[in-house]
RNA sequence: ACCGAUAAUGGCAAACCAGCCGAAAGGCUGGGACGCAAAGCUAAAGGGCCUAAUCGAAAGAAAGGCAGCCUAGCCACCGAAG
Numbered sequence: 001a002c003c004g005a006u007a008a009u010g011g012c013a014a015a016c017c018a019g020c021c022g023a024a025a026g027g028c029u030g031g032g033a034c035g036c037a038a039a040g041c042u043a044a045a046g047g048g049c050c051u052a053a054u055c056g057a058a059a060g061a062a063a064g065g066c067a068g069c070c071u072a073g074c075c076a077c078c079g080a081a082g
Stems, first nucleotide, its partner, number of pairs: 002082001003079002011036002016031006034068001040074003045071003048066004054061002
């Protein structure tokens, strides 16, 4: 360094509920834990998915969102076996 224990210290928090924001997808806060070894950050990185107030005759799209879909970049705790 790769790697990732029925290790240790800790961390995050799906569904659902309440409040608020948003047209929506969705987001924030609190509760709550299905899970997660990067479930940390980047969507002005590639792909993918979701929304459609707005634009468009329509097809669809500018745009918005998802990092807990994959990949990529950056950063990071611990240390058994190999």
Molecule: c-di-GMP-I-GGC riboswitch aptamer